Notes: The part of an RNA shown here (large-subunit ribosomal RNA, domain I) has 501 nucleotides and comes from Halorhodospira halophila. Taxonomically the source falls in Halorhodospira (Bacteria, Pseudomonadati, Gammaproteobacteria, Chromatiales). The prediction has a mean pLDDT of 85.
Context: one part of a larger RNA
RNA sequence: CGCAUACGGUGGAUGCCUAGGCGGCAGGAGGCGAUGAAGGACGUGGUAGCCUGCGAUAAGCCUCGGGGAGCCGGCAAACGGGCUUCGAUCCGGGGAUUUCCGAAUGGGGCAACCCGGCCACCGUCAGGUGGUCAUCGUACGCUGAAUCCAUAGGCGUACGAGGCGAACCCGGUGAACUGAAAUAUCUAAGUAACCGGAGGAAAAGAAAUCAACCGAGAUUCCCUUAGUAGUGACGAGCGAACGGGGACCAGCCCUUAAGCGAUCAGUGUUCUAGUGGAGCGGUCUGGAAAGUCCGGCCAUAGAAGGUGACAGCCCUGUACACGAAAGGGCGCUGAUCGUGAAAUCGAGUAGGGCGGGACACGUGUUAUCCCGUCUGAAGAUGGGGGGACCAUCCUCCAAGGCUAAAUACUCCCUGCCGACCGAUAGUGAACCAGUACCGUGAGGGAAAGGCGAAAAGAACCCCGGUGAGGGGAGUGAAAUAGAACCUGAAACCGUAUGCGU
Numbered sequence: 001c002g003c004a005u006a007c008g009g010u011g012g013a014u015g016c017c018u019a020g021g022c023g024g025c026a027g028g029a030g031g032c033g034a035u036g037a038a039g040g041a042c043g044u045g046g047u048a049g050c051c052u053g054c055g056a057u058a059a060g061c062c063u064c065g066g067g068g069a070g071c072c073g074g075c076a077a078a079c080g081g082g083c084u085u086c087g088a089u090c091c092g093g094g095g096a097u098u099u100c101c102g103a104a105u106g107g108g109g110c111a112a113c114c115c116g117g118c119c120a121c122c123g124u125c126a127g128g129u130g131g132u133c134a135u136c137g138u139a140c141g142c143u144g145a146a147u148c149c150a151u152a153g154g155c156g157u158a159c160g161a162g163g164c165g166a167a168c169c170c171g172g173u174g175a176a177c178u179g180a181a182a183u184a185u186c187u188a189a190g191u192a193a194c195c196g197g198a199g200g201a202a203a204a205g206a207a208a209u210c211a212a213c214c215g216a217g218a219u220u221c222c223c224u225u226a227g228u229a230g231u232g233a234c235g236a237g238c239g240a241a242c243g244g245g246g247a248c249c250a251g252c253c254c255u256u257a258a259g260c261g262a263u264c265a266g267u268g269u270u271c272u273a274g275u276g277g278a279g280c281g282g283u284c285u286g287g288a289a290a291g292u293c294c295g296g297c298c299a300u301a302g303a304a305g306g307u308g309a310c311a312g313c314c315c316u317g318u319a320c321a322c323g324a325a326a327g328g329g330c331g332c333u334g335a336u337c338g339u340g341a342a343a344u345c346g347a348g349u350a351g352g353g354c355g356g357g358a359c360a361c362g363u364g365u366u367a368u369c370c371c372g373u374c375u376g377a378a379g380a381u382g383g384g385g386g387g388a389c390c391a392u393c394c395u396c397c398a399a400g401g402c403u404a405a406a407u408a409c410u411c412c413c414u415g416c417c418g419a420c421c422g423a424u425a426g427u428g429a430a431c432c433a434g435u436a437c438c439g440u441g442a443g444g445g446a447a448a449g450g451c452g453a454a455a456a457g458a459a460c461c462c463c464g465g466u467g468a469g470g471g472g473a474g475u476g477a478a479a480u481a482g483a484a485c486c487u488g489a490a491a492c493c494g495u496a497u498g499c500g501u
Stems, first nucleotide, its partner, number of pairs: 001500009015486001016450002020421002022418007029410002031164002039101003042055003046079002049075003061095006070083003106115003116133007135161009168199001169197005179186001183233001209216002220247005230238002251402003254346001259339014274322003280295003284291001296313002298302001304316003351375008361387001382397005437444002457485001460472004
């Protein structure tokens, strides 16, 4: 050194587990904000830190309910002190307080800091306390230039706005990679992104619509029609409608309506704490009984979880039945107020020329709709459309407005479910994670779970540096379960023995 056997070390795979995730179903909620939000900074406990809670009234204050014996949040004990059947801690409703920053709004500023004006009160004449002072819009009032009237401007008062938020929605602006096996029209795609706006939904919506000589009767969504008709360097591709079947249905106004919203009252229901809630003993094994055996019981409850192994009857619960002082939601009825509300049945409109855009439709034979520009009617004896255009026929009435439901989504709350994951999986994050760390910054972004039923977490003795670590003793069912702690694979490293070289 090799091989074999045994026993170890290292390492943390595997098995088992789940505190966390993932996906869904049902119901709710769909907003918060100048009455100062979201998010933070700094404080706050008897004792240092972090998390949680809270705000100088600071792990809390008041009140109304629930509840009923312990409590003073967690890591996390200890010490030192308290509270509590005169009902604490805890849970729920309402209220009070709520530093500083932040839209941040008196001015400034390198966020959490600096410096002010005015008014009131207090004052020991240093000052203190409270209130108020941003901008924009709208309305009203006062004032008021050049410039006579006026207007601009200035000032005041009232009301509103501002910012944040996961997706869904409407509008504005609007790519490229890519595909076309190159590439320019085309595609990707009106997508991504940015901007504006709104609501719990939004948008659309009561025919100047379709249809086809029969008729239908607002809008939205789904299935189909149909990858059809079309469109297209007729390439790649793009791609309807009529009709049919469903979901849901609701109509109205400009002649003051359908309705909608707010407040109040009455009434019903429901949510935000909770309450009651049946039924088992013995034997054996074992550390432990829920297991075995024997004999019982309940069941509108044999869902589930826990308890020292597998429990309907031990505990929490479950079926079922109840419950609200206070606050909220929804429905109905009634009253009041507001809104609808702009205008007067739609003229610089329809239409036309030119240039664009949207329509499945790339200008094409291209109707229809919208925008820019130049033009420009008719007036119901009228006008639009029926895919160039004309006639006939049919159908509708533009240039004003409102409108639930069926549809889309889930930051969030409650309950439940899973031939979903089980710590290299499942969220990036089961653990103090958007943390540590990296980056000037935008941004990137981890690793890390498990003793035991119970800490009973090893008193005491010994070696040792008053160590680290270990040996006894003790606990425990087990300590090769000893905190570097369940199981403990492999690589890798040893010790012992045998054989070989």